[in-house]
Formats: sequence, structure tokens, C1' cells
RNA sequence: GGGUGGGUAGUCUAGGGGUUAUGACGCCGCCCUCACACGGCGGAGGUCCCAGGUUCGAAUCCUGGCCCACCCA
Repeated sequence: GGGUGGGUAGUCUAGGGGUUAUGACGCCGCCCUCACACGGCGGAGGUCCCAGGUUCGAAUCCUGGCCCACCCA
């Protein structure tokens, strides 16, 4: 330099045009316990990597850029 895949909450992750963006771990509150842990219930937390474009409508499609992994040279 070229190709392929990926970037979504503190971490990991689902979602590939329209419903309130999904789940787990973690965090906070309540219940349980003498207390802690486990367990149960509830809650907070997301400019969906950046900039443009297409569209009535974009996390999703297109273009360019940045970053990561792998392959080729």
C1' cells in the first nucleotide's frame, strides 16, 4: 500500500430502514439476614467512532476519514 471483518452504557454484546436501541456483568435503592454473601424486586446510566450524502424517516444504506483485528504484498 491492497483486501476482509469490526467500532453501540463503565465492560462485553444483540439489533442490518420506522415500536421507548437488547441482554449480561458492574453501579444505586428496597426486600431477605443478627450481619455479610447468595437470591428476589425496582432504578439510574447511550450525541450508536467522526464528517457528509440518500430517504418522509438512518445505529442500520452510500462516500470519505480515524481506530482495532486478521490476510496479501